[in-house]
This is a predicted structure of a 100-nucleotide RNA (Bacterial small signal recognition particle RNA) from Pelosinus sp. Rfam family: Bacterial small signal recognition particle RNA. Rfam's curators write: The signal recognition particle (SRP) is a universally conserved ribonucleoprotein involved in the co-translational targeting of proteins to membranes. Rfam classes the family as a non-coding RNA gene. NCBI's taxonomy places the organism under Bacteria, Bacillati, Negativicutes, Selenomonadales, Pelosinus.
RNA sequence: GUUUGGGUCUUGCGCAAUAGGGACUCAUGAACCCCGCCAGGUCUGGAAGGAAGCAACGGUAAGUGAUCAUCCUUAUGUGCCGUGAGGGUGCCUGAAUGGC
Numbered sequence: 001g002u003u004u005g006g007g008u009c010u011u012g013c014g015c016a017a018u019a020g021g022g023a024c025u026c027a028u029g030a031a032c033c034c035c036g037c038c039a040g041g042u043c044u045g046g047a048a049g050g051a052a053g054c055a056a057c058g059g060u061a062a063g064u065g066a067u068c069a070u071c072c073u074u075a076u077g078u079g080c081c082g083u084g085a086g087g088g089u090g091c092c093u094g095a096a097u098g099g100c
Stems, first nucleotide, its partner, number of pairs: 001097008009086006015079002017076007025066004034059003042051003
């Protein structure tokens, strides 16, 4: 000096991280217009019984609150982690080779 590979550069995909939203879990949550069970009482019946059903109790819906983890989703130069393509103007580096 030549050739060539890689990195830096651009970009796609993947993965991770961060933040947001949702789900899950727990708690709370309907005097009645949710459910169950219905004391008392009410209605019905000659009676035995039956009917509806308030309070209480239990459960739950919408909603509200809570904190890690897990799942779904959105976004971002957060990563320069993996992989593909592009780019060979510059820089770094490896290999082969030629001259001095």